[in-house]
Molecule: c-di-GMP-I riboswitch aptamer
Organism: Gammaproteobacteria bacterium
RNA sequence: UGCUGAACACGGUAAACCCGGCGAAAGCCGGGGGCACAAAGCCACCGGUCUACUGGAUUGAAUCCUACGAUAGCGGGGUUGCCAGC
Numbered sequence: 001u002g003c004u005g006a007a008c009a010c011g012g013u014a015a016a017c018c019c020g021g022c023g024a025a026a027g028c029c030g031g032g033g034g035c036a037c038a039a040a041g042c043c044a045c046c047g048g049u050c051u052a053c054u055g056g057a058u059u060g061a062a063u064c065c066u067a068c069g070a071u072a073g074c075g076g077g078g079u080u081g082c083c084a085g086c
Base pairs, nucleotide, nucleotide: 002086003085004084005083012037013036017032018031019030020029021028022027035073041079042078043077045076046075047074048071049070050069055065056064057063
């Protein structure tokens, strides 16, 4: 440095749900809580998925399209890292 693994060691993160807050929403932040995770550390570059304020179409009402928003715990990719073996 690369590959493999989670047995050893230190540990780490934190699903659903609840409370408080932000947001149009998706969702996010803080506290509690643990489903799970060997990168479930970080990054929106690619694909997927979610939302639709705004904008457009349509309209009796509604509805449809739209990402500049979100998702890294959807996948790929980039990058950094602990232990052990080869």